Small-subunit ribosomal RNA, central domain from a metagenome, 349 nucleotides, folded computationally. The coordinates come from a structure-prediction model, not an experiment, and the mean pLDDT is 87.
Context: one part of a larger RNA
RNA sequence: UUGGGCGUAAAGGCACGUAGGCUGCAUCAUCAGUCAGAUGUGAAAUCCCGGGGCUUAACCCCGGAAGAGCAUUUGAAACAGUGAUGCUUGAGUACUGAAGAGGAAAGCGGAAUUCCUGGUGUAGAGGUGAAAUUCGUAGAUAUCAGGAGGAACACCGGUGGCGAAGGCGGCUUUCUGGUCAGAUACUGACGCUGAUGUGCGAAGGCGUGGGUAGCGAACAGGAUUAGAUACCCUGGUAGUCCACGCAGUAAACGUUGUUCACUAGGUGUAGCGGGUUUUGACCCCUGCUGUGCCGGAGCUAACGCAUUAAGUGAACCGCCUGGGGAGUACGAUCGCAAGAUUAAAACUC
Numbered sequence: 001u002u003g004g005g006c007g008u009a010a011a012g013g014c015a016c017g018u019a020g021g022c023u024g025c026a027u028c029a030u031c032a033g034u035c036a037g038a039u040g041u042g043a044a045a046u047c048c049c050g051g052g053g054c055u056u057a058a059c060c061c062c063g064g065a066a067g068a069g070c071a072u073u074u075g076a077a078a079c080a081g082u083g084a085u086g087c088u089u090g091a092g093u094a095c096u097g098a099a100g101a102g103g104a105a106a107g108c109g110g111a112a113u114u115c116c117u118g119g120u121g122u123a124g125a126g127g128u129g130a131a132a133u134u135c136g137u138a139g140a141u142a143u144c145a146g147g148a149g150g151a152a153c154a155c156c157g158g159u160g161g162c163g164a165a166g167g168c169g170g171c172u173u174u175c176u177g178g179u180c181a182g183a184u185a186c187u188g189a190c191g192c193u194g195a196u197g198u199g200c201g202a203a204g205g206c207g208u209g210g211g212u213a214g215c216g217a218a219c220a221g222g223a224u225u226a227g228a229u230a231c232c233c234u235g236g237u238a239g240u241c242c243a244c245g246c247a248g249u250a251a252a253c254g255u256u257g258u259u260c261a262c263u264a265g266g267u268g269u270a271g272c273g274g275g276u277u278u279u280g281a282c283c284c285c286u287g288c289u290g291u292g293c294c295g296g297a298g299c300u301a302a303c304g305c306a307u308u309a310a311g312u313g314a315a316c317c318g319c320c321u322g323g324g325g326a327g328u329a330c331g332a333u334c335g336c337a338a339g340a341u342u343a344a345a346a347c348u349c
Stems, first nucleotide, its partner, number of pairs: 003321004007303002012317001013200004020193003024087007033079001034076008048064006090190001091187004095182004102176007109153001114148007124135002161168002205246006214240002219235004257316006265294011298305002322349003331342004
């Protein structure tokens, strides 16, 4: 290299989309792909076949055959391409409904914590394994009333729902994306994937300006301990929150790329239907879509997966190639920085 792989051994954050790759059914035409024939070329030697010469063999001699590719030429037209004309099953549009923590903005609400003011009230409170630091006679803790402010939304709540992923949960309004079901009509392959690229992207972090109740890296103190730069306790700054930018990474996980088709079942659940039924229904049968569990064939090193595949096939992309050195150095690009991306080698086992 031919390859073999990517759930757990090395190997897949998400989407949109350019080039490229691949691409439904029918008819006609065409012939730069493809296939067949012919001609030329394809040196000799070698290899192969037949024959011959050295006593055989190796070796040598004669004759023949074969030969990819290339060029010219004659044809074939199934497949692929191209052109034309159609089709409707892929894809999409319109219509009628449906569910939803999908997104953005604005407003509102109650519970709780903390703080402030006032009342009642008196010596403790708090905290722990036990304590102490700490708070409290300048009246704490407890309790009642009022006020301020920020953050998060108990119950409902559910292997429930929505979203491409990250993620999304009080209520109302406005704007807005996607999905599903039904029955028709329309467009007529408009599709799939997607290098480069563009966008989104938890937490933490950074910049500017706000905000700061609780929590709380750092830090301080008290304990513990041989020590204790910790675990426990009392405090507490960044941060957590908001606006606008940056950053671009995660055990970004289903550790499982996207799309299409096919391949036993059983049992839940969510949405929308159809049938049955006197209407209806939480009952029965059943269709589509999503989401769980169990399980067969098959697959798998095993574990397990199993119509939501890790089964059987197809299309396209990304990635892996012994451990360490190392996701490091150097260079480059990006970034305010932190750093991110790209990415070796010596050496060593």

The full RNA is in RNAcentral, with records from SILVA.